[in-house]
RNA sequence: GUGGGUAUAGCUCAGUGGUAGAGCACAUGCUUAGCAUGCAUGAGGUCCUGGGUUCAAUGCCCAAUAUCUUUA
Numbered sequence: 001g002u003g004g005g006u007a008u009a010g011c012u013c014a015g016u017g018g019u020a021g022a023g024c025a026c027a028u029g030c031u032u033a034g035c036a037u038g039c040a041u042g043a044g045g046u047c048c049u050g051g052g053u054u055c056a057a058u059g060c061c062c063a064a065u066a067u068c069u070u071u072a
Base pairs, nucleotide, nucleotide: 001071003069004068005067006066007065010024011023012022013021018055026042027041028040029039030038049063050062051061052060
C1' cells in the first nucleotide's frame, strides 16, 4: 500500500428501524457485635466522529479517526 472485522455504562458484552439492557464494579438500605455472603433499591450513556436516507437510525449508506487482522 491492499482486503476484511471491531468501536454501546468504569470493565466485559447483548441489542433484526419505533424513547438503551445484562453481568461484574460503584452508592444507599436490610441482615451481622463487626466483616464477608445474601436480599432490595439507586446512580451511571452525545450508542467513537461528521454527513446522508427515513415520519423515526445503536441498527441502513458514505467519509474520517482509532484499533485488530489478511496479503504484498

Transfer RNA from Vicugna pacos, 72 nucleotides, folded computationally. NCBI's taxonomy places the organism under Eukaryota, Metazoa, Bilateria, Euteleostomi, Vicugna. Model confidence (mean pLDDT): 84 of 100. Rfam family: tRNA.